Small-subunit ribosomal RNA, central domain from Ziziphus jujuba, 350 nucleotides, folded computationally. Rfam family: Bacterial small subunit ribosomal RNA.

[in-house]
Context: one part of a larger RNA
């Protein structure tokens, strides 16, 4: 390569933007690249094959013929496809009106807790565990009450519940902002989808500088257990963990499930919202649209299970898989300040 594939069996890049390439809505019209038909010309000879003929047959040898298909010219055909010119409003997108929300970032403000320091009261233990010990305390702890100072995280609302592209986002309030979602239908007119290389965003935990350090806490000291214990368990406690500017580029970055349109029984419940309906009003009821879950028909599926949020039907593009170790190494490149990413074999072995 052909093909089958990609929840879990080997497989969907963390997400998104986006260029080139791929594919691409309705109708009329040119145009013949492609496509579709006739005819020509070519693809030595020998070889294969058919009809024959010569060796007694046969192998052999010989004459003469021909399909498919390739390519070239040449004639026409116009359905779709590609081109050319118009034009249309169902994709798409752009004004207008509403609307929901932990959507981003600045910035202000708040309480309970914790810890530490000061006074007050009061006088022996207290913490700790399975049980102790280390620890703390008469120089006065714990405990209880009064002030104050510090940093981190936001109880209860809370939800199967909302936002965002994912990472993610939650005390209150404010400025600055993205997006989404509904009505009604002006306005552009296919302006679309994907997405190789490329950018941009990226949780922890790590690096550099600077600030902070309450609680927590890899390392480390000590106590215990144990045969040992470089561990679980307890007491301390550096880095971290916050922030500020950069860097790192990775996770079981998951719904282990790529993006997009079409199309396909239902019932139940949330969310945002239109219309209707209802009413003092809120809800209640039915409706359509976006969304989030349970359940379950067809269908699929090795089963487990999925089932209008698809792992059904179909088309499109993009990424990946091809037995298990070796191995996400090894060498080589790029990137990084380092840790180390990204790419990514092979001998050998079953």
């Nucleotide at each position: 390569u052909u093909a089958g594939g990609u929840g879990u069996a080997a497989a969907g890049u963390g997400u998104c933007u986006a260029u080139a390439u791929g594919u691409g809505g309705c109708u009329u019209u040119u145009u013949a690249a492609a496509u579709c038909c006739g005819c020509c010309g070519u693809c030595a000879a020998a070889u294969c094959u058919c009809a024959g003929g010569g060796c007694u047959c046969a192998a052999c040898u010989u004459u003469g013929g021909a399909u498919a298909g390739g390519u070239g010219g040449u004639g026409g055909a116009g359905a779709g496809u590609a081109c050319c010119a118009a034009g249309c409003u169902a994709g798409a997108g752009u004004a207008u009106g509403g609307u929901a929300g932990g959507g981003g970032u600045a910035g202000a403000g708040g309480g309970a807790a914790u810890u530490u320091u000061c006074g007050g009261u009061g006088g022996a233990a207290u913490g700790a565990u399975g049980a102790a010990a280390u620890g703390c305390a008469u120089a006065g702890a714990g405990a209880u009450u009064g002030a104050a100072a510090a940093g981190a995280a936001c109880a209860c609302c809370a939800a199967c519940g909302g936002c965002g592209a994912a990472a993610g986002c939650a005390c209150u309030c404010u400025g600055c902002u993205g997006g989404g979602c509904c009505a009604a239908c002006a306005c552009u007119a296919a302006c679309a989808c994907c997405a190789a290389g490329a950018g941009a965003c990226a949780a922890a935990a790590g690096c550099u500088a600077g600030a902070g350090g309450a609680g927590u806490g890899a390392a480390u000291g000590g106590g215990a257990u144990u045969a040992g214990a470089u561990a679980c368990c307890c007491u301390a406690g550096u880095a971290g963990u916050c922030c500020u500017a950069g860097c790192c580029g990775u996770a079981a970055a998951c719904a282990a499930u790529g993006g997009a349109u079409a199309c396909u029984a239902g019932g139940c419940a949330c969310u945002a919202u239109u219309c209707g309906u209802a009413u003092c009003a809120a809800c209640c009821c039915a409706u359509g649209c976006a969304g989030u879950g349970c359940u379950a028909u067809a269908g699929c599926u090795a089963a487990u299970g999925c089932g209008u949020c698809g792992a059904a039907u179909a088309u499109c593009c993009c990424a990946c898989c091809u037995a298990g170790g070796g191995a996400g190494u090894a060498c080589g490149u790029u990137c990084a300040u380092a840790a180390g990413a990204a790419u990514g074999a092979a001998a050998c072995u079953c």
Its mean pLDDT, the model's own confidence on a scale to 100, is 87.